[in-house]
Context: one part of a larger RNA
Parts: sequence; C1' cells; structure tokens
RNA sequence: CAUUGAGUCUUGAGGGGAGUCGUUCCUAGUACGAGAGGACCGGAACGAACUGACCUCUGGUGUACCUGCUGUCCUGCCAAGGGCAUUGCAGGGUAGCUAAGUCGGGCCAGGAUAAGAGCUGAAAGCAUCUAAGCUCGAAGCCAACCCCAAGAUUAGGACUCUUAGGUCGGUCAGAGAACAUGACCUCAUAGGGCGCAGGUGGAAGCGCGGUAACGCGUUAAGCCGAGCGCUCCUAAUCGACCAUACAAA
Repeated sequence: CAUUGAGUCUUGAGGGGAGUCGUUCCUAGUACGAGAGGACCGGAACGAACUGACCUCUGGUGUACCUGCUGUCCUGCCAAGGGCAUUGCAGGGUAGCUAAGUCGGGCCAGGAUAAGAGCUGAAAGCAUCUAAGCUCGAAGCCAACCCCAAGAUUAGGACUCUUAGGUCGGUCAGAGAACAUGACCUCAUAGGGCGCAGGUGGAAGCGCGGUAACGCGUUAAGCCGAGCGCUCCUAAUCGACCAUACAAA
C1' cells in the first nucleotide's frame, strides 16, 4: 500500500517441523534343536542422542547488592569513609539470562504403494500373481501429530459496536537495534516512600573487658539492583490532527 469502518473470535488453500536408536524383563528356557544353543508374534520397563518449554530444585553468571583485605591519595587528626589500583584483590549473591538443572515430545490407529507374497484367470482346453479383475505387503509416500497461515489479489467466515475508532505527544515493559507489539496518561504506567520476600552476615556510635591487637553487649544488627504488594508524594501537562462513507456492514 492492498483487502479494508472498527474490535474480537475463527476456517485452512498452502507451507514448515517432527519422524531416531538401544538395553533389560515377560511371553519362554516355550517353538525349534541330539546337544550346545535359542526365537518369531505380542506386551512392559529403563535409557542414549536429538528436540521444545521453563527456572521450583542443583548450579553458572550476576562490573547497579553485601562483606573482608592490601597499597596509596584525600576528607585537618583519631575513628569512620571516598577515589585509584583488571570490577584493585578475595568470599558470597536477588532479578534476569542460562545448562550441566526441571518438565515434556517421537506413540497409536488409517489410505495408496515398492521389492515381494498370493487369489481368480485367459491369450495358449494345460500351466501361469496379470493380460481384465482382486487380496496383502515397508523406518519410505499421503494423511494423522505440532507450528505458521486469507497478499489464499479467489484477499474467506461468524459475532459485537456505530457520537465507533486511529495517529501524534508523554510514563513505561512480560516488548524491543530503529520500527513494531503490549500496559498506562488522573490514574498504580514509571520513579519515590512504606511493607514483605530475598542477599550479605552482626553497622556506626556508645558502654564493658583487655597493656594492646582485639573481644563482648546494645543487635538476627546495619546496608540492600532489577523481585512481590500497598500508597497519588513526583512525572504521564495543555492539547493537536485523521476518520465518521449508501448510517450499516
């Protein structure tokens, strides 16, 4: 841009994906075989690799969280802190993202067939699976399963609305390169505040003990990113534009 007034729900022409393999057990130590050995068919369980989704668990990461430590400069000094040193180094770690983690998938049943196995059956009084006809027969083919899907220009269908909607602008994230998508714009959209979860692991100051290093108490303290809620404190201001057609799809 088209189809097209808008919204919601759909049909599926067509396209894509998947399709794997093993071991053990039962049937059954049966059929078979002198024995040694040892099944078809059918059923069950457990796996491997592959693959989809997810983060409860186990972990990884987590330079915006917490703690410890070294050197040096600074905040006049002590104490307490800040900067720099690969994030200075080290120990942990929320959300998110993730695999090595968790859950799931391949099944079943159908149709037409290949090689092949057959039935009936002539040409050719016989014979012959084939010439007419018919029945079977594969991990393969077509469907079945999962996903996309009306630009399927043959542009489909149903329902609802009609003073319906949409765009710009703004606050944003389960979205994201831009765009798009989705939430919201006077209300919980984001920030802040408060509470909780969760992380770190016991703040500073003061007191007490110790010559001191330091320890103990106050104190499960203090601090705390993204998580879950509550709350209009702050910011989503004021607005502009398109459309409104045969007035009903």